A computed fold for a 511-nucleotide part of an RNA from Limosilactobacillus fermentum, annotated as small-subunit ribosomal RNA, 5' domain. The source organism's lineage runs through Bacteria, Bacillati, Bacilli, Lactobacillales and Limosilactobacillus. The full RNA is in RNAcentral, with records from ENA and SILVA.
[in-house]
Context: one part of a larger RNA
């Protein structure tokens, strides 16, 4: 402020003259919405700071110092982190956000006003650093370490906790600036090594060198501008063709000969091709410009993108997985911490694609059944093999129990150190508390039943393992010799035999 429960000034009306009914000035209970303001907590935008250069992806390029491997920078640079020396004084202008507006279909742009900062710029302070000067030591030399002198050059009065005489001040932890060292990663340079074609023999003009300048962390034709004419080559330049190297990987008694999946190192790209800007680090995969192809929006003036990240979709193909769970572990970013992000990373899922393991039963069981092949009709064989009996219960099944993998880190409570005039916080120790996605998984006990669980290739020699019967150079087999033309251990079928077996066997490919 709104609504307004009680109180009930005053006026009115009715008349039965003290009763009744209306009016409501005033008063503000309780609750409830809405405004401001001031704290806490939470999101959101902005301005800052660190990261996005690490982790993950492919090998299109590359025959190169890219890669290995010895080396070498007296010619570098290195944020975060470790150690040492020395400070953080004092000022000042500003732009987002905001709040008013314009312009546009969006993207997005732009005017005007305010504002903070550990964001921005000035000044002071300073040499052990930077340049220049003399000496001395080293070193093959440009030089490189030590002492002298001369000039030039910095920074955040920050955050947060505690004490306090609360204005000063005092302390503690992250921060900052400058130097040295160091430790990580990283630059350059160099010797040696690894491929095909000579039906490729000459190539080269910044090309080889030199001086002066400029550029880089830095050395260099890395660039420039002048000089001079070198430079490479049959020990194979050049050209063209293939190729990421490597530790390894298959193979093979070795020497070798093939490949470079997965996991580890290193190098490249990031839609095609170029360029730079921050930044300690990129010429930067989910930054930016700019050309080009494509693909999507448009209100046709304009804009948007960029899976060789994890999953998925399409097309191509002989062909190759889930639009799954957590961040609980280990790592990574940030951050004082708590914590917050992480398709890294850990699980899980599918696929006999591989390695390895286990089961589909054990023990008994001669009437040597029944049946099926075969016979020289006697019999042999499938074959103890089956039936039956006696047992087990791996796996299954159906119940209950139920992990390690967790250490931290954090709280809370005790000592203890080193600091401090004292606290607070720091660091150690110890003790409770808390934290698993995998998953009610692994493993475990229990009950139950031979019940649910065997196929494939081969059988003439290489090569383990043979008869019948069909066919008749015919069907057909075949890695190589070679079978088939009427008695086929080589073709089809059967039974029997070998071999391997949750797999067999055929193609390709490598030794």
């Nucleotide at each position: 402020a709104u609504u307004g429960a009680u109180u009930g000034a005053u006026g009115g009306u009715g008349c039965u003259u003290g009763c009744a009914c209306c009016u409501g000035a005033u008063u503000g209970a309780u609750u409830u919405u809405g405004g401001u303001c001031g704290c806490c907590a939470a999101c959101g935008a902005u301005u800052g700071g660190c990261g996005g250069a690490c982790g993950g992806g492919u090998g299109a390029g590359u025959a190169a110092c890219a890669c290995g491997u010895a080396g070498g920078u007296a010619a570098c640079a290195u944020g975060c982190c470790c150690a040492g020396a020395a400070g953080u004084g004092g000022g000042g202008g500003a732009c987002a956000a905001c709040a008013u507006u314009u312009g546009g279909a969006a993207a997005c742009a732009g005017a005007u006003g305010c504002u903070a900062a550990u964001a921005c710029c000035g000044c002071a302070u300073a040499a052990c650093a930077a340049c220049g000067u003399u000496g001395u030591u080293c070193g093959c030399a440009u030089u490189a370490g030590c002492a002298u002198c001369g000039c030039u050059u910095a920074a955040a009065a920050g955050a947060u906790g505690g004490c306090u005489u609360c204005u000063c001040g005092c302390u503690a932890u992250c921060a900052c600036u400058u130097c040295u060292g160091g430790a990580u990663g990283g630059a350059c340079c160099u010797g040696c090594g690894g491929u095909g074609c000579a039906u490729u023999a000459g190539c080269u003009u910044g090309u080889u060198g030199g001086u002066g300048g400029g550029g880089u962390a830095a050395c260099g034709g890395c660039c420039u501008a002048c000089c001079a004419a070198g430079g490479c080559g049959a020990u194979g330049a050049u050209g063209c063709a293939u190729a990421g190297c490597c530790g390894a990987g298959u193979u093979g008694a070795g020497a070798g000969a093939c490949u470079g999946a997965u996991c580890g190192g290193c190098c490249a790209c990031a839609a095609u091709g170029g360029g730079a800007c921050u930044g300690a680090g990129a010429c930067a995969c989910g930054g930016c410009c700019c050309a080009u192809a494509c693909u999507c929006c448009u209100a046709c003036g304009g804009g948007a993108g960029g899976c060789a990240g994890c999953a998925g979709u399409a097309g191509g193909g002989a062909a190759u997985c889930u639009u799954c769970c957590a961040c609980a572990a280990u790592g990574g970013g940030c951050g004082c911490a708590a914590g917050c992000c992480u398709g890294a990373u850990g699980g899980a899922g599918c696929a006999a694609c591989a390695c390895c393991g286990c089961g589909u039963g054990a023990g008994u069981g001669a009437a040597g059944a029944a049946g099926g092949g075969u016979u020289u009709c006697g019999g042999c064989u499938c074959g103890u093999a089956a039936a039956g009996c006696u047992c087990u219960g791996u796996u299954g099944u159906u119940a209950a129990a139920g992990a390690a993998g967790a250490a931290c880190a954090c709280g809370u409570a005790u000592g203890a150190g080193a600091g401090u005039a004292a606290c607070u916080g720091u660091u150690c120790a110890u003790a409770c508390g808390u934290u698993g996605a995998c998953g009610g998984u692994a493993u475990u006990u229990a009950a139950c039943c031979a019940g649910a669980a065997a196929g494939u290739c081969a059988c003439g020699g290489c090569u383990a393992a043979c008869u019948a019967c069909g066919u008749g150079c015919c069907a057909g087999c075949a890695g190589c010799c070679g079978c088939g033309g009427u008695a086929a251990u080589a073709c089809g079928u059967a039974g029997g035999u070998g071999g391997c077996a949750a797999g067999c066997g055929u193609u390709a490919u490598c030794c």